Context: one part of a larger RNA
Molecule: small-subunit ribosomal RNA, 3' major domain
Organism: Solanum pinnatisectum
RNA sequence: UGACGGGGGCCCGUAAAAGCAGUGGAGCAUGUGGUUUAAUUCAAUGAAAAACGAAGAACCUUACCAAGGCUUGACAUCCCACGAAUCCUCUUGAAAGAGAGGGAUCCUUCGGGAACGCAGACACAGGUGGUGUAUAGCUGUCGUCAGCUCGUACCAUAAGGUGUUGGGUUAAGUCCCUCAACAAGCUCAACCCUCAUGUUUAGUUGCCAUCGUUGAGUUUGGAACCCUGAACAGACUGCCGCUGAUAAGCCGAAGGAAGGUGAGCAUGACGUCAAGUCAUCAUGCCCCUUAUGCCCUGGGUGACACACGUGCUACAAUGGUCGGGACAAAGGGUCGCAGUCCCGUGAGGGUGAGCUAACUCCAAAAACCCGUCCUCAGUUAGGAAUACAGGCUGUAACUCACCUGCAUGAAACCGAAAUCGCUAAUAAUCGCCGAUCAGCCAUACGGCGGUGAAUUCAUUCCCAGGCCUUGUAUA
Numbered sequence: 001u002g003a004c005g006g007g008g009g010c011c012c013g014u015a016a017a018a019g020c021a022g023u024g025g026a027g028c029a030u031g032u033g034g035u036u037u038a039a040u041u042c043a044a045u046g047a048a049a050a051a052c053g054a055a056g057a058a059c060c061u062u063a064c065c066a067a068g069g070c071u072u073g074a075c076a077u078c079c080c081a082c083g084a085a086u087c088c089u090c091u092u093g094a095a096a097g098a099g100a101g102g103g104a105u106c107c108u109u110c111g112g113g114a115a116c117g118c119a120g121a122c123a124c125a126g127g128u129g130g131u132g133u134a135u136a137g138c139u140g141u142c143g144u145c146a147g148c149u150c151g152u153a154c155c156a157u158a159a160g161g162u163g164u165u166g167g168g169u170u171a172a173g174u175c176c177c178u179c180a181a182c183a184a185g186c187u188c189a190a191c192c193c194u195c196a197u198g199u200u201u202a203g204u205u206g207c208c209a210u211c212g213u214u215g216a217g218u219u220u221g222g223a224a225c226c227c228u229g230a231a232c233a234g235a236c237u238g239c240c241g242c243u244g245a246u247a248a249g250c251c252g253a254a255g256g257a258a259g260g261u262g263a264g265c266a267u268g269a270c271g272u273c274a275a276g277u278c279a280u281c282a283u284g285c286c287c288c289u290u291a292u293g294c295c296c297u298g299g300g301u302g303a304c305a306c307a308c309g310u311g312c313u314a315c316a317a318u319g320g321u322c323g324g325g326a327c328a329a330a331g332g333g334u335c336g337c338a339g340u341c342c343c344g345u346g347a348g349g350g351u352g353a354g355c356u357a358a359c360u361c362c363a364a365a366a367a368c369c370c371g372u373c374c375u376c377a378g379u380u381a382g383g384a385a386u387a388c389a390g391g392c393u394g395u396a397a398c399u400c401a402c403c404u405g406c407a408u409g410a411a412a413c414c415g416a417a418a419u420c421g422c423u424a425a426u427a428a429u430c431g432c433c434g435a436u437c438a439g440c441c442a443u444a445c446g447g448c449g450g451u452g453a454a455u456u457c458a459u460u461c462c463c464a465g466g467c468c469u470u471g472u473a474u475a
Stems, first nucleotide, its partner, number of pairs: 001475002003472003007469005013463001015459001019422002022419002026313008034304002042053001064299003068295003073124001077123001079120001082117002087102006106113002126288002129286003135282001137277003140273001142271001147186003151182002153162003166177003193264003197233007207222003236259001240252002243249001302441001315415001319374002322371004331362003336355002341350003385408002388405004428451007
């Protein structure tokens, strides 16, 4: 100087307290461990692994296993020889591949050339093989915590200290005052984006009015409103009062769409954990080179006594069923979204108008409201699992997809110890969309809006963190 203390002081945080809804019990989905296996590819393992890499494992993906094949190789450069290349047919084979036959022919200065195929040789290619404890890059975490440093100067024998401490204050090393310090840098804040208000400007495909219609559509006019773009304005403790040290600030009031960081996002200092990643990529060294490389078929990654994590659905009457009625936002669409009409109980099929989209389509929002039935039951609650019959995508749905109809109708009656999230348009609850994607195991992930609470005494305790101080047998 740090680190540590079941030392002290001060402060802060959903840390605790108050409250709401959960997890832990059930069924299922999914990930992991373990076990099994020819293989169940690999990585990630307290917080900070476990719906994680994976924003899509039937083939492919795919890295794993079995079988069948190749050896200058699936891919790149160079040398040489032949043939333009592409194409068609046959045999064998699970395919990859191997073998046989046919026809055809690019440019040309006729020397040859380009692309491609095939054969050969040598350098080489190739490796999701090892090492994340050789590395770059990227990332997690403490933590959006308020800290981390430097120049000169001064103090100290030196390590080092001062500055950065102290008095106030703040979300903040934020700001003010004082001071052997005076300046400065990285963080903080602000600048960017979205939302909330207004003005100006622009009005099509949007808006309003009109004509017209069962409805879709369409005619004419308008720029007020809504809305959509663009440019600006606006919030700064600016104004008033109290308080404070005449400061920084704090409290209250006014005006205002918004008030003291307006709300949210992005943004992550010096560093810690030899944290994670050699399987995104790059890369040193080591290793393989008729194989640890490459191609293909089938299987596996989907196994199942069990253990753990994350979720979904429930256990019902604040509910369920049936009928009727209403209101969003944000997205996506031409190898696409598909209206309408017809067929089907339905998934879906046929038809194909319109739309390269403020025009058209996905599209029905659902919780909600009105009415009917159910009346506290393992039930008209719950839907697992199973049988049969179908549909769709795709060469292909057995291992191993999704969806529909009918039938059957399991556990579970609110969950021990323990434990998680959340302070306002938040929790809870309700549906909608998207990426990936032929299809989909999506209950995941990322967005969007609808309805919409309860509680906060207050810092004693638990946890985490910051500053000062003290002790130490620690570095």